A computed fold for an 87-nucleotide RNA from Pseudomonas flexibilis, annotated as transfer RNA.
């Protein structure tokens, strides 16, 4: 130079046109439990912005900007970083 894969939440990971901001596991946080621990079990757990006194709830964000579509994390330009292979 050419060419393939990939970039998802605090971390790993699935999801490949709709019911998904988002399984699942890990951490964390609260709570039971225990004289206190550990193991267990139950809840909870993004981040920006708007609306509410509060509760609570609504939009947007899947590396970043476009495009395609009634609808995009998913499909199609660019671009950037990681990884393999050719040269």
């Nucleotide at each position: 130079g050419g060419g393939g894969a990939g970039a998802u939440g605090c971390c790993g990971g699935a999801g490949u046109g709709g019911u998904c901001g988002a399984a699942c596991g890990g951490g964390a946080c609260g709570g039971a439990u225990u004289c206190g621990a550990a193991a267990u079990c139950c809840g909870u757990u993004g981040u920006g912005u708007c609306c509410u006194c509060a509760c609570g709830g609504g939009c947007a964000c899947c590396u970043a900007g476009g495009g395609u579509u009634c609808a995009a994390a998913u499909c199609c330009c660019u671009a950037u970083c990681u990884c393999c292979c050719c040269g």
About this RNA
Its Rfam family is "tRNA". Its family is annotated with triplet codon-amino acid adaptor activity in the Gene Ontology. By type it is a transfer RNA. Lineage of the source: Bacteria > Pseudomonadati > Gammaproteobacteria > Pseudomonadaceae > Pseudomonas. The coordinates come from a structure-prediction model, not an experiment, and the mean pLDDT is 80.